[in-house]
RNAcentral holds the sequence, with entries from ENA. This is a predicted structure of a 342-nucleotide RNA (Bacterial RNase P class A) from Halofilum sp. (in: g-proteobacteria). It matches the Rfam family "Bacterial RNase P class A". It is annotated as a ribozyme. The gene name in the source record is rnpB.
RNA sequence: GGAGUCGGCCAGACAGUCGCUCCUGCCUCGGCAGGGGAGGAAAGUCCGGGCUCCGCAGGGCAGGGUGCCAGGUAACGCCUGGGCGGCGCGAGCCGACGGAAAGUGCAGCAGAGAGCAGACCGCCACUCCCCGGAGUGGUAAGGGUGAAAGGGUGCGGUAAGAGCGCACCGCGUCGGUGGCAACACUCGACGGCACGGCAAACCCCACCCGGAGCAAGGCCAAAUAGGGGAACGAUCGCGUGGCCCGCGCGGUUCCCGGGUAGGCCGCUGGAGGCGGACGGUGACGUCCGCCCGAGAUGAAUGACUGUCCUCGACAGAACCCGGCUUAUGGUCGACUCCGUUU
Numbered sequence: 001g002g003a004g005u006c007g008g009c010c011a012g013a014c015a016g017u018c019g020c021u022c023c024u025g026c027c028u029c030g031g032c033a034g035g036g037g038a039g040g041a042a043a044g045u046c047c048g049g050g051c052u053c054c055g056c057a058g059g060g061c062a063g064g065g066u067g068c069c070a071g072g073u074a075a076c077g078c079c080u081g082g083g084c085g086g087c088g089c090g091a092g093c094c095g096a097c098g099g100a101a102a103g104u105g106c107a108g109c110a111g112a113g114a115g116c117a118g119a120c121c122g123c124c125a126c127u128c129c130c131c132g133g134a135g136u137g138g139u140a141a142g143g144g145u146g147a148a149a150g151g152g153u154g155c156g157g158u159a160a161g162a163g164c165g166c167a168c169c170g171c172g173u174c175g176g177u178g179g180c181a182a183c184a185c186u187c188g189a190c191g192g193c194a195c196g197g198c199a200a201a202c203c204c205c206a207c208c209c210g211g212a213g214c215a216a217g218g219c220c221a222a223a224u225a226g227g228g229g230a231a232c233g234a235u236c237g238c239g240u241g242g243c244c245c246g247c248g249c250g251g252u253u254c255c256c257g258g259g260u261a262g263g264c265c266g267c268u269g270g271a272g273g274c275g276g277a278c279g280g281u282g283a284c285g286u287c288c289g290c291c292c293g294a295g296a297u298g299a300a301u302g303a304c305u306g307u308c309c310u311c312g313a314c315a316g317a318a319c320c321c322g323g324c325u326u327a328u329g330g331u332c333g334a335c336u337c338c339g340u341u342u
Stems, first nucleotide, its partner, number of pairs: 001338010012308007020037008039314001043325002046323005051213004063209005068082005083097001084095004098204002103202002105198002120143002122139008151169006170193001171191005176185003217265004227256006236250005272291008309312001
């Protein structure tokens, strides 16, 4: 100098003027004074929880989700640490990563054969015609097909071959050792090797999950219409197939409750932030001190001026919080690889 990996931080600064909105205080009820006023993602609404209402004895079925191990957390599909596998020269990064010797199922094309399979070419033996083929049998080392063809290398062996036998490597089972565990081992014994792939196919196993959401939900409460009850009242009218009984409807006054418009609460002091100490590899936890940092409901954070700079990206809260993902400008640090110089 170039190429990269990981982590942190900032989000134009300062001053003035005029506005918007919320809180507090004062008062002549219209203002004045003081203070606060978007984000790291407020976004997507993909997970998890708080809160609220409804449902619910308990258990099971169905359905959905999660899926190596241990830990963290209110909880998670998140985070941390570890294991295993993969990618990268490396710093590092990625992984739905339980079960295929419970069962069922799937595998296009190619290929002889796709599951306890198979012989196209080849190799070998025999026979026949005859100097090149044909037939029968053996074989699976070599070639060929495929994503995948029933361990690999070597030696022996054989007609040619083959775990057929042996050595080493691999694999499986049991044991041992280390580790909480996943798992690992340069450990031991046994087994010639049986047990191919797919569970983001059904399925099996383990664990988790009731539903809806702040337009949740609660309180106050007009007008109009309607509902319930009590008292009074002509013993009246109407309906009930003509009549009687019975029943229903119709008047006035008062009371009650539901509920609409509207208003209020929920609403922001919280799994809160900052600093320190301690425990822990870490995520995180405990203790102490300090701080209060939007809360609207037609819904507020803007405009102008001056100075300066590196001339400013993505983007606007609507109950709250923890994550994930996506968008995006700049800056700093640590580390890796390559080249050059000393």